[in-house]
RNA sequence: GGGGCAGGCCAGGUGGUCGCUGGCCCAGCGGGGCCAGAGGAAAGUCCGAGCUCCAGAGGGCAGGAUGGUCGCUAACGGCGACUGCCCCGACAGGGGUCAGGAAAGUGCCACAGAAACCAGACCGCCUCGGGUUCGGGCCCGGGGUAAGGGUGAAAGGGUGAGGUAAGAGCUCACCAGCGUCCCGAGCGAUCGGGGCGGCUUGGCAAACCCCAUCCGGAGCAAGACCGAAUAGGAGGGCGAAGGGGUGGCCCGCCCCAUGCCCUCGGGUAGGUCGCAUGAGGUAUGCGGCAACGCAUGCCCCAGAUAAAUGACCACCACUCCCUUCGGGGAGGACAGAACUCGGCUUAUGGCCUGUCGGUCCU
Numbered sequence: 001g002g003g004g005c006a007g008g009c010c011a012g013g014u015g016g017u018c019g020c021u022g023g024c025c026c027a028g029c030g031g032g033g034c035c036a037g038a039g040g041a042a043a044g045u046c047c048g049a050g051c052u053c054c055a056g057a058g059g060g061c062a063g064g065a066u067g068g069u070c071g072c073u074a075a076c077g078g079c080g081a082c083u084g085c086c087c088c089g090a091c092a093g094g095g096g097u098c099a100g101g102a103a104a105g106u107g108c109c110a111c112a113g114a115a116a117c118c119a120g121a122c123c124g125c126c127u128c129g130g131g132u133u134c135g136g137g138c139c140c141g142g143g144g145u146a147a148g149g150g151u152g153a154a155a156g157g158g159u160g161a162g163g164u165a166a167g168a169g170c171u172c173a174c175c176a177g178c179g180u181c182c183c184g185a186g187c188g189a190u191c192g193g194g195g196c197g198g199c200u201u202g203g204c205a206a207a208c209c210c211c212a213u214c215c216g217g218a219g220c221a222a223g224a225c226c227g228a229a230u231a232g233g234a235g236g237g238c239g240a241a242g243g244g245g246u247g248g249c250c251c252g253c254c255c256c257a258u259g260c261c262c263u264c265g266g267g268u269a270g271g272u273c274g275c276a277u278g279a280g281g282u283a284u285g286c287g288g289c290a291a292c293g294c295a296u297g298c299c300c301c302a303g304a305u306a307a308a309u310g311a312c313c314a315c316c317a318c319u320c321c322c323u324u325c326g327g328g329g330a331g332g333a334c335a336g337a338a339c340u341c342g343g344c345u346u347a348u349g350g351c352c353u354g355u356c357g358g359u360c361c362u
Stems, first nucleotide, its partner, number of pairs: 003356008012316007020037007039334001043345002046343005051219004063215005068082005083099002085096004100210002105208002107204003122149002124145009157175006176200001178197008223273004233264006242256005280299008318331005
């Protein structure tokens, strides 16, 4: 000087001018003043909640999610600590997108190989029959054999002894693994040790599936309130004139249509609330390995609705370049609230700390 891994921090500051949004105040219809005004991810909408409305006796099916233990939390599929397993490393240590069940069932296991799951005879080994040969041996056919070779990611325990025609957990000893019982440590997952048993039961569940636990639905365009104009609805009143019914005809009475007026109720536009004091932030102390919790003090920190949060200038800080050492020039990413929180994931510029091994220089 460069790199890997782990963790943490920052996301320019101050002032001025012109604008925008919200709040308060003064004025009073011309306005003026003060204060505040995006994020670590506001993003993806992937989990979990608060809140709101709808539905709901109870149980089951279907569907989805999760899957070691203990804890944290309002809750979680999140976080912390630990356990097992895997990977790196000589050790110390570090990392992991790993974590119920493969002797319930189904399915798959490429290529190679004789055979890939009720295992399997290609070569080899052993044996029997026949043929040939003086014999060794060779050829044909039947049988036994998983010890040896070969293929493969994987060939159904390993080493040794006995045994056998040759072999084989066929038998035995030890080891590994499985099942079961006991003792000790731990809240627990689990760890350490011992006895007995049959001799061994391949991998994949991020294939279907089985087991256990959990899950009602929709979402602030939720939802609550106020509420026009116009049109339409219901009720009532008036009406010179209209139509119909009653009737032989007229008056009268009843009905209908139209017009005007009044009242009522529903909905729409629009407005208000929800909506900014909250599982809030911060400092100190205490408890805890930690996640986190408790106590006390202090603080109030965006609320738009077609959607404000911007632009320019000056100085300072940071990084880089040039320099005649006076200074000059350039640059700052990802991205932007929309009911609110807790997480996860993704995007992104820079700085710092710790650690690791290699290389170079002294």
Molecule: Bacterial RNase P class A
Organism: Deltaproteobacteria bacterium